[in-house]
The prediction has a mean pLDDT of 80. This is a predicted structure of a 73-nucleotide RNA (transfer RNA) from a Deltaproteobacteria bacterium. It was read from a public genome assembly. It matches the Rfam family "tRNA". From the family's description: Transfer RNA (tRNA) molecules are approximately 80 nucleotides in length.

RNA sequence: UCCCCAAUAGCUCAGCUGGUAGAGCAAAUGACUGUUAAUCAUUGGGUCGCUGGUUCGAGUCCAGCUUGGGGAG
Numbered sequence: 001u002c003c004c005c006a007a008u009a010g011c012u013c014a015g016c017u018g019g020u021a022g023a024g025c026a027a028a029u030g031a032c033u034g035u036u037a038a039u040c041a042u043u044g045g046g047u048c049g050c051u052g053g054u055u056c057g058a059g060u061c062c063a064g065c066u067u068g069g070g071g072a073g
Base pairs, nucleotide, nucleotide: 001072002071003070004069005068006067007066010025011024012023013022019056027043028042029041030040031039049065050064051063052062053061
């Protein structure tokens, strides 16, 4: 310098053919218990890495950039 992959909740990851974003764990509250733990129920938490473009509509498609990983020279 070039090529490929990844970036989504605090963490690990889903998200189909473009149609208003989810799970598990963690956290908070409540129930249960003499107390803790465990168990059960409920709740909160996201400008989907950044900037543009396409589209009626973008996490998803396109371009550039950033960061991380892998490869070629």